[in-house]
Context: one part of a larger RNA
RNA sequence: UUGGGUUUAAAGGGUGCGUAGGUUGUUUGUUAAGUCAGCGGUGAAAUCUCUACGCUCAACGUAGAAAUUGCCGUUGAAACUGGCAGACUUGAGAGUAAACGAGGUAUGCGGAAUUCGUAGUGUAGCGGUGAAAUGCAUAGAUAUUACGAAGAACCCCGACAGCGCAGGCAGCAUACCAGGCUACGUCUGACACUGAAGCACGAAAGUGUGGGUAUCAAACAGGAUUAGAUACCCUGGUAGUCCACACAGUAAACGAUGAUUACUCGCUGUUUGCGAUAUAGUGCAAGCGGCUUAGCGAAAGCGUUAAGUAAUCCACCUGGGGAGUACGCCGGCAACGGUGAAACUC
Numbered sequence: 001u002u003g004g005g006u007u008u009a010a011a012g013g014g015u016g017c018g019u020a021g022g023u024u025g026u027u028u029g030u031u032a033a034g035u036c037a038g039c040g041g042u043g044a045a046a047u048c049u050c051u052a053c054g055c056u057c058a059a060c061g062u063a064g065a066a067a068u069u070g071c072c073g074u075u076g077a078a079a080c081u082g083g084c085a086g087a088c089u090u091g092a093g094a095g096u097a098a099a100c101g102a103g104g105u106a107u108g109c110g111g112a113a114u115u116c117g118u119a120g121u122g123u124a125g126c127g128g129u130g131a132a133a134u135g136c137a138u139a140g141a142u143a144u145u146a147c148g149a150a151g152a153a154c155c156c157c158g159a160c161a162g163c164g165c166a167g168g169c170a171g172c173a174u175a176c177c178a179g180g181c182u183a184c185g186u187c188u189g190a191c192a193c194u195g196a197a198g199c200a201c202g203a204a205a206g207u208g209u210g211g212g213u214a215u216c217a218a219a220c221a222g223g224a225u226u227a228g229a230u231a232c233c234c235u236g237g238u239a240g241u242c243c244a245c246a247c248a249g250u251a252a253a254c255g256a257u258g259a260u261u262a263c264u265c266g267c268u269g270u271u272u273g274c275g276a277u278a279u280a281g282u283g284c285a286a287g288c289g290g291c292u293u294a295g296c297g298a299a300a301g302c303g304u305u306a307a308g309u310a311a312u313c314c315a316c317c318u319g320g321g322g323a324g325u326a327c328g329c330c331g332g333c334a335a336c337g338g339u340g341a342a343a344c345u346c
Base pairs, nucleotide, nucleotide: 004317005316006315007300008299012314014201015200016199017198021194022193023192025088026087027086028085029084030083031082033081034080035077036076037075038074039073040072041071042070049065050064051063052062053061054060091191092188093187094186095184096183097182100179103177104176105175106174107173108172109171110154114150115149116148117147118146119145120144121143125136126135162169163168206247207246208245209244210243211242216240220236221235222234223233258313259312260311261310262309263308266291267290268289269288270287271286272285273284274283295302296301319346320345321344328339329338330337331336
């Protein structure tokens, strides 16, 4: 390089938008760049191949042909690709109407629980464990009653459910913003798909500044356990956990399954809408699930939500270790992130 692959063996980018590029619906005319055909020129010779001939044969040599799959010019063809001009509506988008949802942002409100404070009742234990001890408690704890304060999270409903591009999203209310879906078939008329760069978003932990700090809790301290116990268990406890702004940019960021389009046997549950009167038994569309035919697969399994049959575009893989390391570069306040080898070894 060709070829082969990427659910689990190496391999799908965390996700979206999107530039270049690649690819691109139906139809008419035109053009002739690609494409195809004829002709001409050129494509040195030797070599290679074939056919003859010459050295006694062969190697070798001589002659002829073929080949040189290419390039240039010219004359044509017009199906396909491309260019130009026109038309179309099914792809895509816009519009109108209805319903839907933990979709996002901001603000306000609520009740349980927890901890703390004050006051009352009340007395000797409480707490914790496999068993204990550290700890708390006669300066009155635990328990219980009332009142108050604070912060964080929202029981039931709740689901095999819903929404979101992914990360993710759940008390209630309001405002603003966004979304897909359904129905209609009014408008635009290919405006599309993918997408190297680039830009944006991106759990938790972490960082900076300023707040907040109820609970829980890395670090840390003590008590146990143990041969030891820098752990598992217990009592405490600081960062953090929460908020605002800024950074960081990674995860088993998983469906370990890239996006888009078309096609391919059925049964069944559920969400939303249209619709129907089939009302226990109907159809369509869009989701979310289960089982399965063909087919696929090494198998497990997948199976109209494909890992089936095809097409377009991007990303990625090429034995294990060394190593996601070193060096360099880029980014970052740092932590570290991105890119990413080799020697050597099996």

This is a predicted structure of a 346-nucleotide part of an RNA (small-subunit ribosomal RNA, central domain) from an uncultured bacterium. Its mean pLDDT, the model's own confidence on a scale to 100, is 88. The full RNA is in RNAcentral, with records from ENA.